[in-house]
RNA sequence: UCUUAUCAAGAGUGGUCGAGGGAACAGGCCCGAUGACGCCCGGCAACCAGACCAUUGGUUAUGGUGCUACAUCCUGCAAGAAUAAUCUUGAAAGAUGAGA
Numbered sequence: 001u002c003u004u005a006u007c008a009a010g011a012g013u014g015g016u017c018g019a020g021g022g023a024a025c026a027g028g029c030c031c032g033a034u035g036a037c038g039c040c041c042g043g044c045a046a047c048c049a050g051a052c053c054a055u056u057g058g059u060u061a062u063g064g065u066g067c068u069a070c071a072u073c074c075u076g077c078a079a080g081a082a083u084a085a086u087c088u089u090g091a092a093a094g095a096u097g098a099g100a
Stems, first nucleotide, its partner, number of pairs: 001100007012041001014040003020031003025076004042068003047064003050060004072093001077090005
């Protein structure tokens, strides 16, 4: 980089650090000195492998990842509904797994 599946569920009253953070840009809305983000531990989940059962599905949580505010925090493009605010669907972009 390509293919494919998933992305409204779930997860701490812990330790540490010390100023930004929620991917990038723009707009909005939030989190944060009552300590965010990150890291460690804990936890969640079940994509891949393993094990077990059973027949192409289930269980488990041993290993590899991943995740652990908010829908991928929302919008941005297209289509539809509405006078409008707005709503719905899809795409794009992104994240993660597996394969190439």

This is a predicted structure of a 100-nucleotide RNA (SAM riboswitch aptamer (S box leader)) from uncultured Phascolarctobacterium sp. The sequence is in RNAcentral, with records from MGnify. Lineage of the source: Bacteria > Bacillati > Bacillota > Acidaminococcales > Phascolarctobacterium. The coordinates come from a structure-prediction model, not an experiment, and the mean pLDDT is 86. Of the family's consensus pairs, 97% are formed in the model.